[in-house]
Molecule: c-di-GMP-I-GGC riboswitch aptamer
Organism: Sediminibacillus albus
RNA sequence: AAUGAUAAUGGCAAACUUCUCGAAAGAGGAGGACGCAAAGCCUAGGGUCUAAAGCCGUACCGGUCAUGAUCGCCUGGUUGCCGAUA
Numbered sequence: 001a002a003u004g005a006u007a008a009u010g011g012c013a014a015a016c017u018u019c020u021c022g023a024a025a026g027a028g029g030a031g032g033a034c035g036c037a038a039a040g041c042c043u044a045g046g047g048u049c050u051a052a053a054g055c056c057g058u059a060c061c062g063g064u065c066a067u068g069a070u071c072g073c074c075u076g077g078u079u080g081c082c083g084a085u086a
Base pairs, nucleotide, nucleotide: 002085003083004082011036012035016031017030018029019028020027021026034072040078041077042076044075045074046073047070048069049068054064055063056062
């Protein structure tokens, strides 16, 4: 430096249940483990989700829109444990 084992030491925690927050997507706490070698961190690019406010609409319905959400969707950036193997 590459790489990721039926190794070691540890770590994280999907669905689901429950409480709280949020308009929603979703987030946080507790329980719980489907998985994860960056499932640590950063929304930087793309994707996806939501649509409160704004705009369109006389109004209702509806449409549009990210400044919202997702890094456990992909890419990128950055930091890092261990050692079978070369």